[in-house]
Context: one part of a larger RNA
RNA sequence: CGUUGUAUAUUUGAAGGAAGCGGCCCUUAGUACGAAAGGAUCAGGGCGUGGUAAUCUCUGGUGUAUCAGCUGUACUACCAAGUGCAUCGCUGAGUAGCUAAAUUGCUAAUGGAUAAGUACUGAAAGCAUAUAAGUACGAAGCUAAUCCUAAGAUUAAAUAUACUUGUGCAGUUCGCUGCACGAAAGAUCCGUGGUAGACCACCACGUUGAUAGGCUCCAGGUGUAAGCAUAGCGAUAUGUUCAGCCGAGGAGUACUAAUAGAUCGAAAGC
Numbered sequence: 001c002g003u004u005g006u007a008u009a010u011u012u013g014a015a016g017g018a019a020g021c022g023g024c025c026c027u028u029a030g031u032a033c034g035a036a037a038g039g040a041u042c043a044g045g046g047c048g049u050g051g052u053a054a055u056c057u058c059u060g061g062u063g064u065a066u067c068a069g070c071u072g073u074a075c076u077a078c079c080a081a082g083u084g085c086a087u088c089g090c091u092g093a094g095u096a097g098c099u100a101a102a103u104u105g106c107u108a109a110u111g112g113a114u115a116a117g118u119a120c121u122g123a124a125a126g127c128a129u130a131u132a133a134g135u136a137c138g139a140a141g142c143u144a145a146u147c148c149u150a151a152g153a154u155u156a157a158a159u160a161u162a163c164u165u166g167u168g169c170a171g172u173u174c175g176c177u178g179c180a181c182g183a184a185a186g187a188u189c190c191g192u193g194g195u196a197g198a199c200c201a202c203c204a205c206g207u208u209g210a211u212a213g214g215c216u217c218c219a220g221g222u223g224u225a226a227g228c229a230u231a232g233c234g235a236u237a238u239g240u241u242c243a244g245c246c247g248a249g250g251a252g253u254a255c256u257a258a259u260a261g262a263u264c265g266a267a268a269g270c
Base pairs, nucleotide, nucleotide: 001152005163006162007161008160009159010158011157015149016148017147018146023047024046025045026044027043033038050107051106052105053104054103055102059100060099061098062097066093067092068091069090070089071086072085073084074083075082076081110144111143112142117137118136119135120134166181167180168179169178170177171176186264187263188262189261190206191205192204193203194202211257212256213255214253215252216251217250218249220246221245222244227240228239229238230237231236
């Protein structure tokens, strides 16, 4: 821009795409078969490889804004306590998120029409013949079924709901046409953000508010802070103390910021 007014929401599905894998074991059965050796079709059940999707409860990894321990050095006048630098200085752990080696699911059951092939009835051609008329089976393949996209499917679909068809000027064949303004439903800008994300988009929210930050509480991590007291000559230990500190997690709470505002946005018929 189109879809013959403008919107909001929910659908239909023409069409297109994805998927489609394989093995082993058990029963049938040591049966059929075979002199023996050996050893099934069919049918039923189980496990699992590979592929693929989702997820982070578990097992782990990472986790350079979390916690603790340790070394050297400089500084905070000194002690103590800290900060900077040294690969994140080194080491031990680790929330959220992300993630696989982790967890869960799928990779099928069943129809239709068929291929090679197998048949029934059956003439032409008194026979024969699956074919000429007629009839039946038959594959991981085709097609439905499963999942995804999908009305620009210009054949532009459907359903529900909401809102309009005013004013002025000019022209007119008097039917109306053109221009400008206003404006509904609704939408955007703008702002706070994330389950989203390169940008855009998408999603949540904007005081009739828990959207983000802050604060409080909780979960979780680290592992018992500093100061003081006591014991010891001292290193240190014990008590106060499962303390102190804490990024992303959960809940509550308007304290802070989402203020104020601007723009776009519509006609015919009965």

A computed fold for a 270-nucleotide part of an RNA from a Patescibacteria group bacterium, annotated as large-subunit ribosomal RNA, domain VI. Its Rfam family is "Bacterial large subunit ribosomal RNA". Rfam links the family to the GO terms ribosome and structural constituent of ribosome.